[in-house]
RNA sequence: GUGACAAAUGCGGGAGAGAAUCCAAAACUGGAUCGCCGAAGGAACAAACUGUGUGGAAGCGCCUUUUCAACAGCGAAUUUCUCAGGCAAAAGGACCGUGUUUAGACA
Numbered sequence: 001g002u003g004a005c006a007a008a009u010g011c012g013g014g015a016g017a018g019a020a021u022c023c024a025a026a027a028c029u030g031g032a033u034c035g036c037c038g039a040a041g042g043a044a045c046a047a048a049c050u051g052u053g054u055g056g057a058a059g060c061g062c063c064u065u066u067u068c069a070a071c072a073g074c075g076a077a078u079u080u081c082u083c084a085g086g087c088a089a090a091a092g093g094a095c096c097g098u099g100u101u102u103a104g105a106c107a
Stems, first nucleotide, its partner, number of pairs: 001106001006102008018034001020033005035087003041083001042081003049073004054069005
C1' cells in the first nucleotide's frame, strides 16, 4: 500500500412447503391430529490420507519390504436425515453482491 484468505457488522437480493382440522376468544399463542418443506442450527457419509500388523499373495532361507483385504481414526457439500426450525404476510433465511472495521499472507 489500489491488501490474499478470514471474522464481525450495515445495506441490497434471497427459495420451498396446509392462511390445514378440532378444542381453548379471531390472529399470534397453547394442546391434540394428520399432510408437507429444506437454505438458521444440528447429525450422517465417499475418495484421499494416517494407523494396526489380524488375514491372504509376492519377493526373500530370517529380519523386513510391497500389495490386497479387514478394523480404527480423520474426512465435504447446495448430498442425505428431518432432531430442531419452517409451511398467507411479517420475522427468519444457506448463499451472493457491496460498504465499513479488525487482522495482515504478499509487494

Glycine riboswitch aptamer from Alkaliphilus sp., 107 nucleotides, folded computationally. RNAcentral holds the sequence, with entries from Rfam. The model forms 90% of the base pairs in the Rfam consensus. Its mean pLDDT, the model's own confidence on a scale to 100, is 79.